[in-house]
RNA sequence: AGAGUUUGAUCCCGGCUCAGAAUCAACGCUGGCGGCGCGCCUAACACAUGCAAGUCGAGCGAGAAAGUCCCCGCAAGGGGGCGAGUAAAGCGGCGCACGGGUGAGUAACACGUGGGCAACCUACCCUUCAGUGGGGGAUAACCUGGGGAAACCCGGGCUAAUACCGCAUAAUAUCCCUUGGGCUGCGGUCCGGGGGAUCAAAGGAGCAAUUCGCUGAAGGAGGGGCCUGCGGCCGAUUAGCUAGUUGGUGAGGUAACGGCCCACCAAGGCAAAGAUCGGUAGCCGGUCUGAGAGGACGCACGGCCACACUGGAACUGAAACACGGUCCAGACUCCUACGGGAGGCAGCAGUGGGGAAUCUUGCACAAUGCCCGAAAGGGUGAUGCAGCGACGCCGCGUGAGUGAUGAAGGCCUUCGGGUCGUAAAGCUCUUUCGGCGGGGACGAUUAUGACGGUACCCGCAGAAGAAGCCCCGGCAAACUACGUGCCAGCAGCCGCGGUAAUACGUAGGGGGCAAGCGUUGUUCGGAAUUACUGGGCGUAAAGAGCGCGUAGGCGGUGCGGCACGUUCGGUGUGGAAUCUCCCGGCUUAACUGGGAGGGGUCGCCGAAAACGGCCGUGCUGGAGUACGGGAGAGGAGAGUGGAAUUCCCGGUGUAGCGGUGAAAUGCGUAGAUAUCGGGAGGAACACCAGUGGCGAAGGCGGCUCUCUGGACCGUAACUGACGCUGAGGCGCGAAAGCUAGGGGAGCAAACAGGAUUAGAUACCCUGGUAGUCCUAGCCCUAAACGAUGCUCACUGGGUGUGCCCGGAGUACUCCGGGUGUGCCGAAGCCAACGCAUUAAGUGAGCCGCCUGGGGAGUACGGUCGCAAGGCUGAAACUCAAAGGAAUUGACGGGGGCCCGCACAAGCGGUGGAGCAUGUGGUUUAAUUCGACGCAACGCGAAGAACCUUACCUGGGCUCGAACGGCUGUGGACAGGAGUAGAAACAUUCCUUUCUCGCAAGAGACUGCAGUCGAGGUGCUGCAUGGCUGUCGUCAGCUCGCGUCGUGAGAUGUUGGGUUAAGUCCCGCAACGAGCGCAACCCUUAUCCUUAAUUGCCAGCGUUAAGCCGGGCACUUUAAGGAGACUGCCGGCGAUAAGCCGGAGGAAGGUGGGGACGACGUCAAGUCAUCAUGGCCUUUAUGUCCAGGGCUACACACGUGCUACAAUGGACGGUACAGCGCGCCGCUAACCCGCGAGGGGGAGCCAAUCGCUGAAAGCCGUCCUCAGUUCGGAUUGCAGUCUGCAACUCGACUGCAUGAAGCCGGAAUCGCUAGUAAUGGCGCAUCAGCACGGCGCCGUGAAUACGUUCCCGGGCCUUGUACACACCGCCCGUCACAUCACGAAGGUGGGUUGUACUAGAAGUCCUGAACCUAACCGCAAGGGGGGUAAGGCCCAAGGUAUGAUUCAUGAUUGGGGUGAAGUCGUAACAAGGUA
Repeated sequence: AGAGUUUGAUCCCGGCUCAGAAUCAACGCUGGCGGCGCGCCUAACACAUGCAAGUCGAGCGAGAAAGUCCCCGCAAGGGGGCGAGUAAAGCGGCGCACGGGUGAGUAACACGUGGGCAACCUACCCUUCAGUGGGGGAUAACCUGGGGAAACCCGGGCUAAUACCGCAUAAUAUCCCUUGGGCUGCGGUCCGGGGGAUCAAAGGAGCAAUUCGCUGAAGGAGGGGCCUGCGGCCGAUUAGCUAGUUGGUGAGGUAACGGCCCACCAAGGCAAAGAUCGGUAGCCGGUCUGAGAGGACGCACGGCCACACUGGAACUGAAACACGGUCCAGACUCCUACGGGAGGCAGCAGUGGGGAAUCUUGCACAAUGCCCGAAAGGGUGAUGCAGCGACGCCGCGUGAGUGAUGAAGGCCUUCGGGUCGUAAAGCUCUUUCGGCGGGGACGAUUAUGACGGUACCCGCAGAAGAAGCCCCGGCAAACUACGUGCCAGCAGCCGCGGUAAUACGUAGGGGGCAAGCGUUGUUCGGAAUUACUGGGCGUAAAGAGCGCGUAGGCGGUGCGGCACGUUCGGUGUGGAAUCUCCCGGCUUAACUGGGAGGGGUCGCCGAAAACGGCCGUGCUGGAGUACGGGAGAGGAGAGUGGAAUUCCCGGUGUAGCGGUGAAAUGCGUAGAUAUCGGGAGGAACACCAGUGGCGAAGGCGGCUCUCUGGACCGUAACUGACGCUGAGGCGCGAAAGCUAGGGGAGCAAACAGGAUUAGAUACCCUGGUAGUCCUAGCCCUAAACGAUGCUCACUGGGUGUGCCCGGAGUACUCCGGGUGUGCCGAAGCCAACGCAUUAAGUGAGCCGCCUGGGGAGUACGGUCGCAAGGCUGAAACUCAAAGGAAUUGACGGGGGCCCGCACAAGCGGUGGAGCAUGUGGUUUAAUUCGACGCAACGCGAAGAACCUUACCUGGGCUCGAACGGCUGUGGACAGGAGUAGAAACAUUCCUUUCUCGCAAGAGACUGCAGUCGAGGUGCUGCAUGGCUGUCGUCAGCUCGCGUCGUGAGAUGUUGGGUUAAGUCCCGCAACGAGCGCAACCCUUAUCCUUAAUUGCCAGCGUUAAGCCGGGCACUUUAAGGAGACUGCCGGCGAUAAGCCGGAGGAAGGUGGGGACGACGUCAAGUCAUCAUGGCCUUUAUGUCCAGGGCUACACACGUGCUACAAUGGACGGUACAGCGCGCCGCUAACCCGCGAGGGGGAGCCAAUCGCUGAAAGCCGUCCUCAGUUCGGAUUGCAGUCUGCAACUCGACUGCAUGAAGCCGGAAUCGCUAGUAAUGGCGCAUCAGCACGGCGCCGUGAAUACGUUCCCGGGCCUUGUACACACCGCCCGUCACAUCACGAAGGUGGGUUGUACUAGAAGUCCUGAACCUAACCGCAAGGGGGGUAAGGCCCAAGGUAUGAUUCAUGAUUGGGGUGAAGUCGUAACAAGGUA
């Protein structure tokens, strides 16, 4: 410090996710030791049991028992001493308000920080002053009587005090009167003087000295109370709140101020700088994170607050409204004799419950501290320790050295090896930790040690007891094998898994961390993703539709002043701990001690005066006013004009009009349309008219008048900062819509009809109502757009245009200034597109708005509206994107240019028939397999009767049908004959070795046994090689360097011409180059040369015949050459490339044909040609054999053949080829047969012989339009040939039979010249089998205007939401599943307001009745105190009515999500109606 993820790729916006640190954690696997910390985050849920606050006999009175000893007694028992002035209890004092727990409540002066109290209190402690005299009456305990189950209560009697009460004395206390001075905010307050009144006390211990107390007063320390400035949560879908409310006067109350309380008076107080209400929350020092700013948190430790079962209340006290006190109410639990009672762990332990989850019913008061006590001492679950838990941090260990046959074993392997790996073993050594044994602290002072026989030290034994967890596709460090086969599973994001998975599971190996490692949750970070530091708003989310203006924010220039902000200095405070630095203590560290530093928008004092502010006074540049001008669809009202449409009346006139792609509905013989004249009515204003004008926007358009707003120009007279922006607020605001009343020509939602269509609730047509218009009032939205808020300043230019002014010139026009309005462009900006003085540039001010997509501008609430609806405006849930700009492609029922038998023109076919052949389907034991649009289907198959053959049935074999190596053993092998059998196979017999070597033996060939390999047309063409098809013989596809662009990429390759061609020329930020094109190759067309047999024959001889002699001229053959290059001429073109025409030429612009196929596409085809990875199979999925099948047949399709006839058929005669092939062959002559063929055997290894008669054609005859003398299917009979064998299942022949078919629906194919069409011939395969295939020659056309249309293709351009690329993408309803949410009505709960009711306990008030020791009084009585009772206030409760929130079954609404459902086709290309 960044990274992954939207795309084919790119840049940007933007979200999601990851790597880090942290944790009061939990879970999974694992777990050796120690130190220091931490340990109910949930139910402030309920609690058994024990303990957690007592102490003082030196305040006081009273005072046991058990037991034991003694005495009496027979015993039962009685008495006494000790126990003991003890225990327990009581009166009294102090403590119990501390310490400990918890975080419920609380948004508050609760907390933090800084101040204030002249408005206060303070027990115990310290200092100082003064005092402590003399009396009195009670009461608990105890005794006794009584009530009660108990808790406990009541009556009577006795008694003490440091308990209680008078009296005396008394002040610097309190009150009253009076008086001097200081300060003052005039309220008061401080320091004094004089007089009067009132109020105190307690004693204990000690022989004593004395000491501990007690009373009054002053001061201190520490503690507390109250007030206050400032600071720190969310929600405005909470906007108004408030009646003791705000203030005053008086009285009350308190320690004290105060509306704290009360009476009266006034009507205030708070709030957009957020009152009130709702939600949430204890606050802080600090903790975590972060570079910081900030964000989150507030466990432990420390400070403050609040609470103590829930609610209320007071009492006591210095202090409480009191955790382990009291009273009442409530809920709950327990006891009960049913009458009543008892209780409160959020103290320490512990239990149940809740929960993912959080400990021992431990030891000790030894230390520290607290309470009581004079002290000894007692108490203390505070505390000090120990226990449990890897919960965290820190430290240590699980060994060290050496050790290569690189052991065994595992894993991988290309089988060579590699790796685990010096790792292990082995050898040498050490002993931390743990274990065992021994010694043994500090903490403690003179004493006392829970921890603890602990820390620490010494010794002993022995490598001995001690390693796991996660990960290894990218991010992100670490790879292989096997298993699995979109299954099982993984996953933080992207994503893996559908038969070779580095992503699942296991293993080996590797990486990381380590007594831990992972996971999950949470926080900060990364995230500049809320942007103060530090973001944005033309198109990505985002400028309010526009203006006026309130608060607020911001504000020109000179001088003087103040010192609020600001800056500086000083000072106070900012507790401790924490943090940082330094030093120290535990062996180190964690931990901890000491010192220093840091830390606040804080308080106070002082200084400065630049800037901001404030005050005063000026200025004119900002702003405004005045005067003078011209421009304008600016606004409102009134009036008025012509053209056109429609309607009405009349005339002319006749059969149609109208409308469309084409029609129909409609109108018209009752006279339309057309045309002429007249009239009515409404609406809108052609031309002018212009990226012209005006307005803030919406918007404004005939003409005239009236009223009226604003801008601009000129002048520089006046004011003197009067300014800018603008949350709320107010106003304006297209169209549609609404209310009321008018109006209504045209147009026209709805609606109706006609068409279109699969449908057509649309597009088109004919009609047509609201509405459109006017008046008045609403509505308030918009792609209200420049998708660009307003204002000011600054920053190169060029060129139009409206208006005003100045100058020159004056026919026209030109120059300059201002203000508007456009275009093009510099710098700059921008993701790019683009913007660019009319900024999206550079700055300033203010406002509005944005923060991933969907859900959703929806729901709920509020508010506005008559309604429609508007404004405001979420969440659950869900996705890993949604987007912007640009790029390359692809595509378009976009455009331009151009090709192709692409269409058109033309010829012949297919589709109909019969047959052949292939395919689908079906059938079958099997009908083997593959090929499937073009580019599968007479295709692999250039030959299925057996074989082939891969399929089926049956019979056999298992080292195997073929091949290699090794071991053992036998022998030649081969060949021939026989038996059973369908054959294979089994079995019998016969014949039989070779090479080397003296030999032993070795080798070759071969049988058997065994073994390592075999074999497989089994699977995967989606693991592959090779080969092939296709786009396409199309003209394209790229590279290097340079340049442009942030980049994908562009340029080059685009453009102007031209070509069959990216062919060539020209131009050009390109310059070159490669693969393609073309050419080079073959063939064909002409000629030449050479050559001349088997070829040829002009002339000569010869003949039946090139048969022979002869010849090589010609033809031909086959080798080499020539020829054609736009070379020549003319025209066109740019003088080019080239095009057109011509000449010459056998051939002319690529002469014809072939071979040749760029980068690539189709996961195209082929594992069955071959090769090959992987998988599967091994007495079978291998192999041998026989028979069957591949030949099936109700059908469907493709490709063909033959036809339907007379341009024909039949018969007879007759003419002319070429390519080829032949010894397992072609086969002549001749003979036989109607024929297929048979016999025959010459010749030929072939320019020699043969196949070999070519056929159509030509000549002649018959047939005469018919299912025929067309057509030949089918069937019968008889044959031929091949072959081991023609039944399934060959071809051919003869005779007989003579089917469909009379030119073929929709549709569709081929062909542009020696082509189509038509005729025959040959060859490959092959024993035989050809309508197929590959070739050959003969005969031999028609047509092409042209490129609109169909199909395919090329280039440029345009749009795009496509990129597995239009066979794309994608929308909505419906159906199904599932999830969350809303609505209605009802129901249930929580919180809360208001009104009324109620009224426990209790303070206070009253208290005439009742009770009453102290004082007064001789007494009666009084004073004083209390009780009942009453009153005010008030908790729970009740009633009524609201508000708010949550839950909820059936119902209902939309929404989200979900491989392969339904219907359509809305959007994206002009998406087919933009």